[in-house]
RNA sequence: UUCUUCGGGGUAGGGUGUAAGUCCCAACCGGCGGUAAAGUCCGCGAACCGGUGUAUUUUGAUGCAUUGGCCGAUCUGGUGUGAUUCCAGAACCGACAGUACAGUCUGGAUGAGAGAAGAA
Numbered sequence: 001u002u003c004u005u006c007g008g009g010g011u012a013g014g015g016u017g018u019a020a021g022u023c024c025c026a027a028c029c030g031g032c033g034g035u036a037a038a039g040u041c042c043g044c045g046a047a048c049c050g051g052u053g054u055a056u057u058u059u060g061a062u063g064c065a066u067u068g069g070c071c072g073a074u075c076u077g078g079u080g081u082g083a084u085u086c087c088a089g090a091a092c093c094g095a096c097a098g099u100a101c102a103g104u105c106u107g108g109a110u111g112a113g114a115g116a117a118g119a120a
Base pairs, nucleotide, nucleotide: 001120002119003118004117005116006115013025014024015023027104028103029094030093031044032043033042034041039092040091048069049068050067051066052065053064054063055062056061074090075089076088077087078086096107097106098105
């Protein structure tokens, strides 16, 4: 450098109601790299909003490439050379569209992707 494969989990039980995995009680889940083992530290990806180039076009826009923005949440004690990462305790957070208001259902997505492994 090229190619191949892999690459996100989760509402048990109950209440109200015509209807809720969406509300209420409660339950459950945690992408990738770094670092003393991390959803909450540092960095990245996805999602969301734009710019530029290019192709197509039914002139509404769409695909691809590139680029900018946006981007949630943790404390206390213990051990230790060292931990917001381990142990104990108590907290908190979670894109967009749909639908009875969604981290968990359905959808874009049999997609994309940080990256991981392997082959030449």
Annotation
FMN riboswitch aptamer (RFN element) from uncultured Dorea sp., 120 nucleotides, folded computationally. The RNAcentral record of the sequence draws on MGnify.